[in-house]
RNA sequence: UUUUUAUCAAGAAAGACGGAGGGACUGGCCCAAUGAUGUCUAGCAACCUGGAUUAAAUGUUAUCAUUAGUUUAAGGUGCUAAUUCCUGCAGAUUUUAUAUCUGGUAGAUAAGAA
Numbered sequence: 001u002u003u004u005u006a007u008c009a010a011g012a013a014a015g016a017c018g019g020a021g022g023g024a025c026u027g028g029c030c031c032a033a034u035g036a037u038g039u040c041u042a043g044c045a046a047c048c049u050g051g052a053u054u055a056a057a058u059g060u061u062a063u064c065a066u067u068a069g070u071u072u073a074a075g076g077u078g079c080u081a082a083u084u085c086c087u088g089c090a091g092a093u094u095u096u097a098u099a100u101c102u103g104g105u106a107g108a109u110a111a112g113a114a
Base pairs, nucleotide, nucleotide: 001114002113003112004111005110006109007108008107013041015040016039017038021031022030023029025088027086028085042080043079044078047076048075049074050072051071052070053069054068056067057066058065059064084106089103090102091101092100093099
């Protein structure tokens, strides 16, 4: 970098550093010197590993193995304005528009593969 599967309506700082842009891209709309984005710390979550547990399932001679559920949060990531901030393509409802809904595209994250 490509690809497969899953998830994306919940959650998380009135701390320190630092100083100007930031929210992927388009069009909007926002955040930001009352100091954002970022770094550190702190926290949230529970995708993978590990630990604990089960009058669960399958196999087994079995107190064993695999799968599944519950739990923990030690390790690997991730996340901590706004639904992935809304939207971009197609369709449905609607008199057009607006609006609402469904699917897709794009994007993000995890785990596997090349």
This is a predicted structure of a 114-nucleotide RNA (SAM riboswitch aptamer (S box leader)) from Clostridium chromiireducens. The source organism's lineage runs through Bacteria, Bacillati, Bacillota, Eubacteriales and Clostridium. It matches the Rfam family "SAM riboswitch aptamer (S box leader)". Rfam links the family to the GO term regulation of gene expression. The prediction has a mean pLDDT of 81.